[in-house]
Context: one part of a larger RNA
RNA sequence: GGCAUAUGGUGAAUGCCUUGGCACCAAGAGGCGAUGAAGGACGUAGCUACCUGCGAUAAGCCACGGGCUGCUGGAAGCAAGCUUAUCCGUGGAUUUCCGAAUGGGGCAACCCCGCCGGGCAAACCCCGGCGAUCGACCGCCGAAUGCAUAGGCGAUCGAAGCCAACCGAGAGAACUGAAACAUCUUAGUAACUCGAGGAAAAGAAAGCAAAAAGCGAUUCCGCUAGUAGUGGCGAGCGAACGCGGAACAGCCCAAACCGCGCGUACGUGACAGGUCGUAUCCGUUGUGCGCGCGGGGUUGUGGGGCGGACAGUCGGGGCAAUACGAGGCCCCGGGAAGGUUACCAAUCUUGCCGCUAGCCGAACCCCGCUGGAUAAGCGGGACCAUAGACGGUGAUAGUCCGGUAGGCGAAAGCGACAAGACCUUCUUUGUCCGUUCCCAAGUAAUGCGGGUCACGUGGAACCCCGCGUGAAUCAGGGAGGCCCAUCUCCCAAGGCUAAAUACUACUUGGUGACCGAUAGUGAACUAGUACCGUGAGGGAAAGGUGAAAAGCACCCCGAAGGGGGAGUGAAAGAGUACCUGAAACCGUAUGCUU
Numbered sequence: 001g002g003c004a005u006a007u008g009g010u011g012a013a014u015g016c017c018u019u020g021g022c023a024c025c026a027a028g029a030g031g032c033g034a035u036g037a038a039g040g041a042c043g044u045a046g047c048u049a050c051c052u053g054c055g056a057u058a059a060g061c062c063a064c065g066g067g068c069u070g071c072u073g074g075a076a077g078c079a080a081g082c083u084u085a086u087c088c089g090u091g092g093a094u095u096u097c098c099g100a101a102u103g104g105g106g107c108a109a110c111c112c113c114g115c116c117g118g119g120c121a122a123a124c125c126c127c128g129g130c131g132a133u134c135g136a137c138c139g140c141c142g143a144a145u146g147c148a149u150a151g152g153c154g155a156u157c158g159a160a161g162c163c164a165a166c167c168g169a170g171a172g173a174a175c176u177g178a179a180a181c182a183u184c185u186u187a188g189u190a191a192c193u194c195g196a197g198g199a200a201a202a203g204a205a206a207g208c209a210a211a212a213a214g215c216g217a218u219u220c221c222g223c224u225a226g227u228a229g230u231g232g233c234g235a236g237c238g239a240a241c242g243c244g245g246a247a248c249a250g251c252c253c254a255a256a257c258c259g260c261g262c263g264u265a266c267g268u269g270a271c272a273g274g275u276c277g278u279a280u281c282c283g284u285u286g287u288g289c290g291c292g293c294g295g296g297g298u299u300g301u302g303g304g305g306c307g308g309a310c311a312g313u314c315g316g317g318g319c320a321a322u323a324c325g326a327g328g329c330c331c332c333g334g335g336a337a338g339g340u341u342a343c344c345a346a347u348c349u350u351g352c353c354g355c356u357a358g359c360c361g362a363a364c365c366c367c368g369c370u371g372g373a374u375a376a377g378c379g380g381g382a383c384c385a386u387a388g389a390c391g392g393u394g395a396u397a398g399u400c401c402g403g404u405a406g407g408c409g410a411a412a413g414c415g416a417c418a419a420g421a422c423c424u425u426c427u428u429u430g431u432c433c434g435u436u437c438c439c440a441a442g443u444a445a446u447g448c449g450g451g452u453c454a455c456g457u458g459g460a461a462c463c464c465c466g467c468g469u470g471a472a473u474c475a476g477g478g479a480g481g482c483c484c485a486u487c488u489c490c491c492a493a494g495g496c497u498a499a500a501u502a503c504u505a506c507u508u509g510g511u512g513a514c515c516g517a518u519a520g521u522g523a524a525c526u527a528g529u530a531c532c533g534u535g536a537g538g539g540a541a542a543g544g545u546g547a548a549a550a551g552c553a554c555c556c557c558g559a560a561g562g563g564g565g566a567g568u569g570a571a572a573g574a575g576u577a578c579c580u581g582a583a584a585c586c587g588u589a590u591g592c593u594u
Base pairs, nucleotide, nucleotide: 001593002592003591004590005589006588007587008586009585015579016544017543020515021514022512023511024510025509026508027507028506029504030503031162032161039098040097041096042055043054044053046078047077050074051073061092062091063090064089065088066087070082071081072080103112104111105110113131114130115129116128117127118126119125133159134158135157136156138154139153140152141151166197167195168194169193170192177184181232207215208214219246220245221244222243223242229237230236250496251495252494257295258294259293260292261291262290263289264288265287266286273282274281275326276325277324278323279322280321300474302439303438304437305435306434307433308432309431310430311429314333315332316331317330318329319328334427335426336425337424338423339422347421348420349419350418351417353415354414355413356412358408359407360406364381366380367379368378369377382399383398384388390402391401392400445469446468447467448466449465450464451463455481476491477490478489479488480487531538532537551578554565555564556563557562
């Protein structure tokens, strides 16, 4: 020196555990903000570094409700107190400074100012309030420049900023695949921007379809079908009709025409007009155009307007230049219907249910054994059960504790539903005939160039966009995948619309052939912390004494760390560097061997 055995140190694996995670389900909620948010800075406790809470009224103030004997947060200790308290819920008060940040500035949490009111005799100073911008609307003032307009000032209302995913729109890659690569693919994906809602979007046929049979808004799911197609016909991309389901809901305008108001132009003195007839009277009445308001009207077996005819419809009152008659319009009442998701729209009361605190809740302190243990184990006996879910308790508990099944509960706030109040609408609608009127224009369409449709320009329709050209009004117009005809379907160029669908930052409850500390979130612990980086950003490690601190009084060695006794404990070889404590690595002892 090597090997072996034994015994230690170091070390942290392993086993067991779980305060934390992960995934999903159901329900709720789906927003917060100039009444100052989200997020922070700084403060705040008798002593207070951190976290939590709170805001100069600062681990808190007030009221109401719940609830109990302890309480002054995590978190010990000392001190000083409280106890119809602490605690939980609802409502209210306070709520520094920064931050959209909004009086001005600024290197966020700081600096500086004006006006009004207050404190002091007054100045400085202090306290309170107001003072940003943009938009809408209204009012006042008001240039060049006469009227105006621009502009200025003020009141009221609104906006802004934040937020996980879902949604609509705008704009839009590349790696990659094609075994290279350019069309193509990845993909209208990612990243970016704008906007909205609890969902969004879409949506009430200028639709499908079919060849003489039909359907009837939209959305979502299953099939149709990896089919028809498309495609350097490569890689790939990839429908629809139709069928079966989920859920179902339909409406309002523009125009013609009528009335009123405003502006503007014209214009006669009565031959136009004032609902009609007759008479009188008026006439700045009226007519054309434009705008606004009200009525009317909304369709494709075309619809509507206007004129006429016929039929039908409750009561009362009023109206017009005057009188009479006819006819019409308006208001009120009655009746009917409906209702706050569209079709029109606001609020209150009551009831019931639910949410935001809670409450009641059965049955062995049975006997023995073992044990450190007051057993929940084992042996014996008993009981409850609409409760034998789960967790805890000195080992494994239906009957010890919290709970569980079941049942009960709200002063206040919130939500759903129902009823009523209330509100709104209708109560002039149908048929026939005629008709010179209307039925969404720089639109449809078309040429060129693009995009989107499963469809890459193709025979390429349909849909959308840029530039140019540019219709028709029902004897009209669009579509049926070039185009034409026949036929069929539909009515564009305005708008609204619940449900079925998507998502989960957040709240409550639950589940797991999910993890168990190198796993599971990056984070079970002071974690987006420490630390790194100018910055954007990157980003850890780190859990476990014991049933209970009973956390080793006292003695001894040592400078201390540490150690030896004693004591606690079932155990100290559980001593806070603490459960178990493998291996590498380092010793000690003994044996063998070189």
The part of an RNA shown here (large-subunit ribosomal RNA, domain I) has 594 nucleotides and comes from a Pseudomonadota bacterium. The full RNA is in RNAcentral, with records from ENA. The source organism's lineage runs through Bacteria, Pseudomonadati and Pseudomonadota.